[in-house]
RNA sequence: GCGCGGGAGAGACCGCCGAGUCUUCGUCAGGAGGCCUUGGCGGCGCCGAAGGAGCAACCGCCCCCGGAAUCUCUCAGGCCCAAGGACCGCGC
Numbered sequence: 001g002c003g004c005g006g007g008a009g010a011g012a013c014c015g016c017c018g019a020g021u022c023u024u025c026g027u028c029a030g031g032a033g034g035c036c037u038u039g040g041c042g043g044c045g046c047c048g049a050a051g052g053a054g055c056a057a058c059c060g061c062c063c064c065c066g067g068a069a070u071c072u073c074u075c076a077g078g079c080c081c082a083a084g085g086a087c088c089g090c091g092c
Base pairs, nucleotide, nucleotide: 001092002091003090004089005088006087011044013043014042015041016040017039018038019037020035021034022033023032024031025030045079046078047077051075052073053072054071058067059066060065
């Protein structure tokens, strides 16, 4: 590095628009309400285990210099499921 398996955290929060679906009204054009359905935009809150950045324990030859985390920050990413996923196990 490849294959297989395991693999967490945090609002399916609020508002608006559209669609789907159920109920209902109807002058049958349309309207209203509901939804553990869905897309987009905006807002606030939050997570930390892709990546990134920072400090630095520690390591190397311990002066310089270099490497450097699951810690820290949240730029990115993520907060139903899915996908992704540090890391762990087995095999090559």
Predicted 3D model of a 92-nucleotide RNA (Glycine riboswitch aptamer) from uncultured Sphingomicrobium sp. The RNAcentral record of the sequence draws on MGnify.